[in-house]
RNA sequence: GCCAAUAUAGCUCAGCUGGUUAGAGCACAGGAUUCAUACCCCUGAGGUCGGUGGUUCGAUCCCACUCAUUGGCA
Numbered sequence: 001g002c003c004a005a006u007a008u009a010g011c012u013c014a015g016c017u018g019g020u021u022a023g024a025g026c027a028c029a030g031g032a033u034u035c036a037u038a039c040c041c042c043u044g045a046g047g048u049c050g051g052u053g054g055u056u057c058g059a060u061c062c063c064a065c066u067c068a069u070u071g072g073c074a
C1' cells in the first nucleotide's frame, strides 16, 4: 500500500429483509432473607448503537467518507 472483518450499557454479547419503549447475562445500587456475610429472590439505574454526511415518511440496520482494533496479501 491492497483486501476482509469487528465496533451496541462498566464487561461479554444478541438485535429476525429498515417500522416507532434498543435487550440479555455478569457487574453496580436499593430492598427482602440471615445473628452476620455469601447464594437465591424482588426492584432500579445505566446507551449521542465509534464519528461525520447522505438515502428514506422512518436508520443500530442501507450508501459514502473517516478514526480505532484484528486478520490476510504484497
Stems, first nucleotide, its partner, number of pairs: 001073006010026004019057001028044004050066005